[in-house]
Model confidence (mean pLDDT): 81 of 100. The RNA shown here (transfer RNA) has 74 nucleotides and comes from a Nanobdellota archaeon. Taxonomically the source falls in Nanobdellota (Archaea, Nanobdellati). Its Rfam family is "tRNA". The family's RNA type in Rfam is transfer RNA.

RNA sequence: GGGGCUGUAGUAUAGCCUGGUUAGUAUUCCAGGUUUGGGACCUGGCGACCCAAGUUCAAAUCUUGGCAGCCCCA
Repeated sequence: GGGGCUGUAGUAUAGCCUGGUUAGUAUUCCAGGUUUGGGACCUGGCGACCCAAGUUCAAAUCUUGGCAGCCCCA
């Protein structure tokens, strides 16, 4: 220098190809219940689409340009 893949709550992950429900699930955390207390268990709650632009009535999803990580070629 060229090419490919990936980026979503604190952590992990689904959804992307084929645009449309309040972005789902597990765990962590917080509150309550249960317990003599703790743990476990039950209920509820907070929290996320890497950044920017474009297309569209509507973008996590499509297009373009960046950023970061991994791999291959030179």

The RNAcentral record of the sequence draws on ENA.